Predicted 3D model of a 525-nucleotide part of an RNA (small-subunit ribosomal RNA, 5' domain) from a metagenome. The full RNA is in RNAcentral, with records from SILVA.
Context: one part of a larger RNA
RNA sequence: GAUUGAACGCUGGCGGCAUGCUUAACACAUGCAAGUCGAACGCGAAAGUCGCUUCGGCGGCGAGUAGAGUGGCGGACGGGUGAGUAACGCGUGGGAAUCGACCCUGUAGUGGGGGACAACCCGGGGAAACCCGGGCUAAUACCGCAUACGUUCUACGGAAGAAAGAGGGCCUCUGCUUGCAAGCUCUCGCUACGGGACGAGCCCGCGUCGGAUUAGCUAGUUGGUAGGGUAAAAGCCUACCAAGGCGACGAUCCGUAGCUGGUCUGAGAGGAUGAUCAGCCACACUGGGACUGAGACACAGCCCAGACUCCUACGGGAGGCAGCAGUGGGGAAUAUUGGACAAUGGGCGCAAGCCUGAUCCAGCAAUGCCGCGUGUGUGAAGGAGGCCUGCGGGUUGUAAAGCACUUUCGGUCGGGAAGAAAAGCUCGAGGCCAAUACCCUCGGGACUUGACGUUACCGACACAAGAAGCACCGGCUAACUCCGUGCCAGCAGCCGCGGUAAUACGGAGGGUGCAAGCGUUAAUC
Numbered sequence: 001g002a003u004u005g006a007a008c009g010c011u012g013g014c015g016g017c018a019u020g021c022u023u024a025a026c027a028c029a030u031g032c033a034a035g036u037c038g039a040a041c042g043c044g045a046a047a048g049u050c051g052c053u054u055c056g057g058c059g060g061c062g063a064g065u066a067g068a069g070u071g072g073c074g075g076a077c078g079g080g081u082g083a084g085u086a087a088c089g090c091g092u093g094g095g096a097a098u099c100g101a102c103c104c105u106g107u108a109g110u111g112g113g114g115g116a117c118a119a120c121c122c123g124g125g126g127a128a129a130c131c132c133g134g135g136c137u138a139a140u141a142c143c144g145c146a147u148a149c150g151u152u153c154u155a156c157g158g159a160a161g162a163a164a165g166a167g168g169g170c171c172u173c174u175g176c177u178u179g180c181a182a183g184c185u186c187u188c189g190c191u192a193c194g195g196g197a198c199g200a201g202c203c204c205g206c207g208u209c210g211g212a213u214u215a216g217c218u219a220g221u222u223g224g225u226a227g228g229g230u231a232a233a234a235g236c237c238u239a240c241c242a243a244g245g246c247g248a249c250g251a252u253c254c255g256u257a258g259c260u261g262g263u264c265u266g267a268g269a270g271g272a273u274g275a276u277c278a279g280c281c282a283c284a285c286u287g288g289g290a291c292u293g294a295g296a297c298a299c300a301g302c303c304c305a306g307a308c309u310c311c312u313a314c315g316g317g318a319g320g321c322a323g324c325a326g327u328g329g330g331g332a333a334u335a336u337u338g339g340a341c342a343a344u345g346g347g348c349g350c351a352a353g354c355c356u357g358a359u360c361c362a363g364c365a366a367u368g369c370c371g372c373g374u375g376u377g378u379g380a381a382g383g384a385g386g387c388c389u390g391c392g393g394g395u396u397g398u399a400a401a402g403c404a405c406u407u408u409c410g411g412u413c414g415g416g417a418a419g420a421a422a423a424g425c426u427c428g429a430g431g432c433c434a435a436u437a438c439c440c441u442c443g444g445g446a447c448u449u450g451a452c453g454u455u456a457c458c459g460a461c462a463c464a465a466g467a468a469g470c471a472c473c474g475g476c477u478a479a480c481u482c483c484g485u486g487c488c489a490g491c492a493g494c495c496g497c498g499g500u501a502a503u504a505c506g507g508a509g510g511g512u513g514c515a516a517g518c519g520u521u522a523a524u525c
Stems, first nucleotide, its partner, number of pairs: 001525004006521005013372006019365002021330001026328003030325003035073003040070002043067001048061005080283003089208007098200003103196008111145001113143002120135006151160003165188006209255003216246003221243008258280004262273004285306005308319004336362001338361003344358001345356004375405004385396004409466001411461005419452001425445007469514005474495003480509005490497002
């Protein structure tokens, strides 16, 4: 000199953009943070409508709402934190023995049956959490049969092993009574097997902090055979056999630490660092375990153990903010128990839509960067006051006052973009089809959708009106005098000042430097 997620002192007008628990991975009150689908299924209040009515009510209909339940998909993403980890964890470059729900694409199929269990009803237990027994029932839930490209097994003859329907529309053909069902057709699904996209798992070379006052380490250890196991290679596991494997090119041990893109500094080489943003990894009260699933050994899932907290009728139960806010504690120190799903993105759904503390916004903080303002011109009697003085004067100083002007920002009032494209509706064209239905694609049209928001921006109005401090002035280092003090009180980054004229202490006047900041402290180069 540059820099910072800074803190502290004094001071403080506005805006934009960023950033904001670096400490206790300490403990957490309260609310919210993951649901959704009625176009998979059986129920079903309230409300609606129609009919009857003795006006109490009863029955039907359709739409299928609230509410749980069965079922599907999603809760493995998104969000947080950096405790652990010196490791194939990360970075980089390669590799072969793998897997994949949703998505795209291709081929073939989607035939025929069955028995349950919730919800519900009845009964019972419990303080509660919740649990037990009996009975009824549906499905894209569950289980067989048929078929089998490919797959697996095989004694090569063969054997094993799939599926599910739902919604819209139509009457061309068939059954038949208008119409409905079958049927046809479209869409979404389901099953099997290929390919792709993207994602995930695994292996290897190289690189990746300090300590030798850590020199030897290792029995599943190193390799083989056989078996098991996994989606998959492998001591991954087991049995047996062999005795290997690593190490001064630093093994092992100890300490420290998430890694990277980057960031800071520097001419560079390098040094330091790893907040925000992005990629990867690890963790989710502590330790262990598996279940489900395409995917987890799973932050707001389950089981066991432990510590802690809470409820209890003492028999037993409930919980996990390193999600967003917020509280206590720790600390020099770090924000609101805010708004909205309008946009972007995600989950579910045909869609409408619902959910979304992701996200977008607002609030707080000079924490940082950037921009703007606190007025402009004129004005010498060089006023008054202050300070100095050699008493003549000098200086503060065009500074003020006065006169003329402007009105940014802030204030009040009014106007006013963009962030919004859609979806749905309607018209037209094309595709599909038996079809001018439906459905899909494209185009046109009208109507709508904004949290921010009193938005940005523009205009009008009034008044210089509301807006300057901080540090320093001995040398380094820009800036000097007086008074007080008298090795005292004090200053200090280094050299050093102070013991009676201190430009170095304290005050004042003046000056210098930065400026909504200025200094100090800490830290890095």